Small-subunit ribosomal RNA, 3' major domain from a bacterium, 463 nucleotides, folded computationally.
[in-house]
Context: one part of a larger RNA
RNA sequence: UGACGGGGGAGCGCACAACCGGUGGAGCAUGUGGUUUAAUUCGAUACAAAGCGAAAAACCUUACCCAGAUUUGACAUGUACCUGCACGGCCUAAGAAACUAGGCCUUCUUCGAGAGUGGUACACAGGUGAUGCAUGGCUGUCGUCAGCUCGUGUCGUGAGACGUCCACUUAAGUGUGGUAACGAGCGCAACCCUUAUCGUAUGUUACACGUAUCAUACGAGACUGCCUCUGCUUUGCAGGGGAGGAAGGAGAGGACGACGUCAAGUCAGCAUGUCCCUUACAUCUGGGGCUACACACAUCCUACAAUGGAGCCGACAACAGGUAGCAACGGGGUGACCCCGAGCCAAUCCUCCAAACGGCCCCUCAGUUCAGAUUGCAGGCUGCAAUUCGCCUGCAUGAAGUCGGAAUCGGUAGUAAUCGCAAAUCAGCAGGUUGCGGUGAAUACGUUCUCGCUCCUUGUACA
Numbered sequence: 001u002g003a004c005g006g007g008g009g010a011g012c013g014c015a016c017a018a019c020c021g022g023u024g025g026a027g028c029a030u031g032u033g034g035u036u037u038a039a040u041u042c043g044a045u046a047c048a049a050a051g052c053g054a055a056a057a058a059c060c061u062u063a064c065c066c067a068g069a070u071u072u073g074a075c076a077u078g079u080a081c082c083u084g085c086a087c088g089g090c091c092u093a094a095g096a097a098a099c100u101a102g103g104c105c106u107u108c109u110u111c112g113a114g115a116g117u118g119g120u121a122c123a124c125a126g127g128u129g130a131u132g133c134a135u136g137g138c139u140g141u142c143g144u145c146a147g148c149u150c151g152u153g154u155c156g157u158g159a160g161a162c163g164u165c166c167a168c169u170u171a172a173g174u175g176u177g178g179u180a181a182c183g184a185g186c187g188c189a190a191c192c193c194u195u196a197u198c199g200u201a202u203g204u205u206a207c208a209c210g211u212a213u214c215a216u217a218c219g220a221g222a223c224u225g226c227c228u229c230u231g232c233u234u235u236g237c238a239g240g241g242g243a244g245g246a247a248g249g250a251g252a253g254g255a256c257g258a259c260g261u262c263a264a265g266u267c268a269g270c271a272u273g274u275c276c277c278u279u280a281c282a283u284c285u286g287g288g289g290c291u292a293c294a295c296a297c298a299u300c301c302u303a304c305a306a307u308g309g310a311g312c313c314g315a316c317a318a319c320a321g322g323u324a325g326c327a328a329c330g331g332g333g334u335g336a337c338c339c340c341g342a343g344c345c346a347a348u349c350c351u352c353c354a355a356a357c358g359g360c361c362c363c364u365c366a367g368u369u370c371a372g373a374u375u376g377c378a379g380g381c382u383g384c385a386a387u388u389c390g391c392c393u394g395c396a397u398g399a400a401g402u403c404g405g406a407a408u409c410g411g412u413a414g415u416a417a418u419c420g421c422a423a424a425u426c427a428g429c430a431g432g433u434u435g436c437g438g439u440g441a442a443u444a445c446g447u448u449c450u451c452g453c454u455c456c457u458u459g460u461a462c463a
Stems, first nucleotide, its partner, number of pairs: 001463002003460003007457007015447002019411005026302002029299005034293002042053002064288007073124001077123006085116001088105006107115002126277002129275003135271002137266003140262001142260001147186006153162003165178004192254004197220007206211002223248001226242007304404001308363002311360004320351003325344002330339003370401001375396007417439007
């Protein structure tokens, strides 16, 4: 100087407390461990791995296994020689296909065999093989915590110190005053985006037919600016209240992550050093596997019901997407869906009837008109192909489950809880993810305690 303390002081955070709802019990979905397997490809493993890489494993993907094949190679560049022709497509035969054999159609040209193609030989290609403890780049985490440093100067023999301390204050090393310090940098804040109010301009495809709504653009607006009270170090700083205002003291949310820590993660996104393989650890194809199942863990979903379940009728969104697409209306079917196909490259048309909600009526506390697992049969859709292994519909079946031990998680406001909708991925497949709007609470006395962090100080046999 740091680090640590079951030392002290000050402060902060959904950290505790208060309140609301969960997880842990059940069934199922997904991921992981383990086990099994020919293979169950690989990585991630306290917080910070485990609905994670994966924003879609039937084939492909695919890296794994079995089998069949290829060896200048599936892909790139170059050299030499040969071929004198396309490349490619179609058909036939063997085959699971890759591929092999045969037949048919078929080039450009400056007519140089130039381009292209094929073959041979050689340089080489190729590797999701190893090392994230050789690396770049990117990312997580402490933590959006308030810290981390430098120049000159001063003090100290020196390591170092001061500055960065003290008082008050702040979300903040934010600011004010004091002071051997004076300044500065990276962080904080602000500048950026969205949103809440108003004005102006514009007005198609919006709408009430001239702009009220709506949309787009530009601007205004909030600054403790005004009043009052209180405290102090009284031209100032801070706090409480009020007026006005759409909004009040950072209005709300986002993006933004200092010096560094964890040899944290990633060589399987990519790049890359070194090592290793080169008739194989490369490449192609068919099939299988990644979907196994005594069990354990994690994250969801659905429930256990009457603040509910079923039926009929009625109302109100936003984000976003659409031409290999979205598809209205009409018709068929109990339904999934099918037929026809208007319109729309979209503020125009479509996805698009949102659901919770409101009204009427049935059920009356039961393993039930709760719950829906599982299984059987019959169908639909996508796609060469749904057996391993997709999704959906109808009928039948009707399991566990009556609110969950120890323990543990999220949330302070348009939040929690609850309700549906859209999108990416995608041929098909959403209980996941990312967004969107609808309804819309309770509680916070307080900082003794738990956890984490910041500053000062003290002790230390630690570095």
The sequence was found in a public genome assembly. Its Rfam family is "Bacterial small subunit ribosomal RNA".